[in-house]
RNA sequence: AUGUUAUCAAGAAAGGUGGAGGGACUAGACCCGCUGAAGCCUUAGCAACCCUUUAUAUUCAUAAAGUAGGUGCUAAAUUCUACUUGAUUUUUGAUUCAUUUAUCGAAAAUCAGAUAGAUAACUA
Numbered sequence: 001a002u003g004u005u006a007u008c009a010a011g012a013a014a015g016g017u018g019g020a021g022g023g024a025c026u027a028g029a030c031c032c033g034c035u036g037a038a039g040c041c042u043u044a045g046c047a048a049c050c051c052u053u054u055a056u057a058u059u060c061a062u063a064a065a066g067u068a069g070g071u072g073c074u075a076a077a078u079u080c081u082a083c084u085u086g087a088u089u090u091u092u093g094a095u096u097c098a099u100u101u102a103u104c105g106a107a108a109a110u111c112a113g114a115u116a117g118a119u120a121a122c123u124a
Stems, first nucleotide, its partner, number of pairs: 003122006013043005021032003026082004044074003049070002051066006078116001083113001085112011
């Protein structure tokens, strides 16, 4: 590389350097940016994946905390939408019916799912 598992609507920014882009990719929307983008550096912080400590428990878990350390992160839900499987609701078309209704579709919204991505731990 690949694969597996877990998480992804919470949280947390200043300075220096740099000098026009950035928000992963494609398309659309929207947003951030010369009152200074990306990148790099320093410091600080968040968080609790690894970890550390404590308690319970007793064989590998659960809970709490965050002193040291490894990553990560510090605009907006992973910024939003895209795919189509299901559920619910609403609107609507055709056929049927005296009407109610029934059958077959279409669209929208919400929720769940899939795909893609990010991060962690493990994996050859």